[in-house]
C1' cells in the first nucleotide's frame, strides 16, 4: 500500500429478506431469610464508531473517514 472481517447498553454478544433495538452477566429496587448468599420478580441504562447518501422507512444497502484484528506484497 492493497484485500477481508469486526465496531450495537458498564462487559460479552444477538437482531433473518430493510419494517417494534434485544438477551446473558453486572448495577439498583422488591420478594424470600433472624441475617447474608443462592433463588424469584421488576426497574434503570443506547447518537447502533463518525459524517453524508438512497428509501415512506436504515443496526442492516451505497460512499468517505476513524479504529481493532487477520492476510498478501
Nucleotide at each position: 500500500a492493497c484485500u477481508c472481517c469486526g465496531g450495537u447498553a458498564g462487559c460479552u454478544c444477538a437482531a433473518c429478506c430493510g419494517g417494534g433495538a434485544g438477551a446473558g452477566c453486572g448495577u439498583c429496587c422488591g420478594c424470600c431469610u433472624u441475617a447474608c448468599a443462592a433463588g424469584c420478580g421488576g426497574a434503570g441504562g443506547g447518537u447502533u464508531g463518525c459524517g453524508g447518501g438512497u428509501u415512506c422507512a436504515a443496526g442492516u444497502c451505497c460512499c468517505g473517514c476513524c479504529u481493532g484484528g487477520a492476510g498478501u506484497a
The prediction has a mean pLDDT of 83. A computed fold for a 73-nucleotide RNA from a Lachnospiraceae bacterium, annotated as transfer RNA. The RNAcentral record of the sequence draws on ENA. The source organism's lineage runs through Bacteria, Bacillati, Bacillota, Clostridia and Lachnospiraceae. It matches the Rfam family "tRNA". Rfam classes the family as a transfer RNA.